[in-house]
RNA sequence: GGGGACAUAGCUCAAUUGGGAGAGCGACGCCCUUGCACGGCGUAGGUUGCAGGUUCGAGCCCUGUUGUCUCCA
Numbered sequence: 001g002g003g004g005a006c007a008u009a010g011c012u013c014a015a016u017u018g019g020g021a022g023a024g025c026g027a028c029g030c031c032c033u034u035g036c037a038c039g040g041c042g043u044a045g046g047u048u049g050c051a052g053g054u055u056c057g058a059g060c061c062c063u064g065u066u067g068u069c070u071c072c073a
Base pairs, nucleotide, nucleotide: 001072002071003070004069005068006067007066010025011024012023013022019056027043028042029041030040031039049065050064051063052062053061
């Protein structure tokens, strides 16, 4: 220098062919308990790396760009 993969909640990760952004763990509140833990119920938490484009509509398609890993030279 060139190719490929990945980037989504605090963490680990889903989201089929473009149409409701979600799960587990964690945090917080309530119930339970004399109290804690366990268990049950609920709540909050997101610029989907960033900037544009296409589209009625983008996590998904296109372009550029940043970072990590990897392959080639």
Record summary:
Predicted 3D model of a 73-nucleotide RNA (transfer RNA) from an Anaerolineae bacterium. The same sequence occurs in records of 2 taxa. Rfam family: tRNA. NCBI's taxonomy places the organism under Bacteria, Bacillati, Chloroflexota, Anaerolineae. The coordinates come from a structure-prediction model, not an experiment, and the mean pLDDT is 81.